[in-house]
Two RNAs folded together computationally: RNase P RNA and transfer RNA, 403 nucleotides in total. Its mean pLDDT, the model's own confidence on a scale to 100, is 78. Rfam match: Bacterial RNase P class A. The family's RNA type in Rfam is ribozyme. About the family: Ribonuclease P (RNase P) is a ubiquitous endoribonuclease, found in archaea, bacteria and eukarya as well as chloroplasts and mitochondria.

């Protein structure tokens, strides 16, 4: 200087008039006033009503270890496969040796098989019977790769190296790593059914609570009124109590796992601790109009119970740490 | 704002992971003095994007578009 990796961080700024929403003030001021994704509803929690003795079945979700956290399927660090010279990336990463299903077309044969081919036997001399998977062609896959022995030809049938399993003895908090042994291989799919092994009641702020007019609907008395009827019974009203219901109703509503900063602890996620600060709150649902200044000319986009994740959209700058190459010292 | 559900030819609907079919409708011919019907041929899709397999319309997951139900009367 050139490529390329990771992380962060901003989201025009600055004034001026007028005007919306809260919120204090009490009549006109003051103060606040949209995001990094408010957006998707994919996850996980808080909160709120139902249900719940306690156990299973279904059925969903998760899938490497060890930590973080209120909980996650998130993050973080490390194991392991896979790409990158490298910084780094990325992986739905348990189990095909319980079982069950599929594997189209090709090909003799798809999880068991002899079509050609080799080899030994027979023989009507061109065929039959075995053997073989080394060799050929089929396929995404064809009997663990390759080299030596062996053998009629072959074959892990032996060996040795390699990769896979099993068992054992080290290291490690574990996933695992590494050594030694041992038989001699065992097709793929599990985002096919299925087994393992953890987790999960259920519905949502339009839940839910509250006030509660008129209207209705239930119980109560063995008593009052009034009425049907002059009097009992018995019926209706008025009453008392619960239910249920109207609304430009109210509350749930925004001080919270809350936000900036600093110190200790940790490789990190993070948590302790101290000091600061308080930043929307609607319900036909605000956050807009003109106007000035100045850049680098401004993108995807808008709250609606709250918060922790993830996805997804997104113009353009800015920083900070690592790699490669090359040049000069 | 929550919660659920659907995507396939111009329309309606179908496929068990293994060549995507059918009805109507287009278009061309034939047939008829001309149209209709009618017969005989042809176009014309699996919303997009990735992953999982030997293969995906089908299974997974991400995103578009569309529907449906739930709040209160008028």
């Nucleotide at each position: 200087c050139g490529a390329g990796c990771a992380g962060a961080u901003c989201a025009g700024a600055c004034g001026g008039c007028a005007g919306c929403g809260c919120g204090u003030u009490a009549u006109u001021a003051c103060g606040u006033g949209a995001g990094g994704a408010a957006a998707g509803u994919c996850c996980g929690g808080g909160c709120u009503c139902c249900a719940c003795a306690g156990g299973g079945c279904a059925g969903g979700a998760u899938a490497g270890c060890u930590g973080c956290u209120a909980a996650c399927g998130g993050c973080a660090g490390c194991c392991g496969g896979a790409g990158g010279c490298g910084a780094c990336u990325u992986c739905a990463g348990g189990g095909a040796a319980a079982g069950u299903g599929c594997a189209a077309c090709a090909g003799a044969g798809a999880u068991a098989u002899a079509c050609c081919g080799c080899c030994u036997g027979a023989u009507u001399c061109u065929u039959c019977a075995g053997g073989u998977a080394a060799g050929g062609g089929u396929g995404g896959a064809a009997a663990g790769g390759c080299g030596a022995g062996g053998u009629a030809a072959g074959a892990g049938c032996u060996c040795a190296c390699c990769g896979g399993c099993a068992u054992g003895a080290c290291g490690g908090a574990g996933a695992c790593g590494c050594c030694a042994u041992g038989g001699c291989c065992a097709u793929g799919u599990a985002a096919a059914c299925c087994c393992u092994a953890u987790c999960c009641g259920g519905a949502g702020c339009a839940a839910c609570a509250c006030c509660g007019a008129a209207c209705g609907g239930a119980a109560c008395g063995a008593u009052a009124c009034g009425u049907c009827u002059g009097c009992c019974c018995g019926g209706c009203g008025u009453g008392u109590u619960c239910c249920a219901c109207a609304g430009c109703g109210u509350g749930g509503c925004u001080g919270g796992a809350g936000c900036u900063g600093a110190a200790u602890g940790g490789c990190g996620a993070c948590a302790u601790u101290c000091a600061g600060u308080c930043g929307a709150g609607a319900c036909a649902g605000a956050u807009u109009g003109c106007c000035g200044u100045c850049c680098u000319c401004g993108a995807c986009a808008g709250a609606a119970c709250c918060c922790g994740g993830c996805u997804u959209a997104c113009a353009g700058a800015u920083c900070u740490g690592g790699u490669c190459g090359c040049a000069u010292c | 704002g929550c919660g659920g559900g659907u995507g396939u030819a111009g329309u309606u609907c179908a496929a068990u992971g293994g060549c995507a079919g059918a009805a109507c409708a287009c278009u061309a011919g034939c047939u008829u003095c001309c149209c209709a019907a009618g017969c005989u041929a042809g176009a014309u899709a699996c919303g997009u994007g990735g992953g999982u397999u030997c293969g995906a319309u089908u299974c997974c997951c991400a995103u578009c578009a569309c529907c449906c139900g739930c709040u209160c009367c008028a």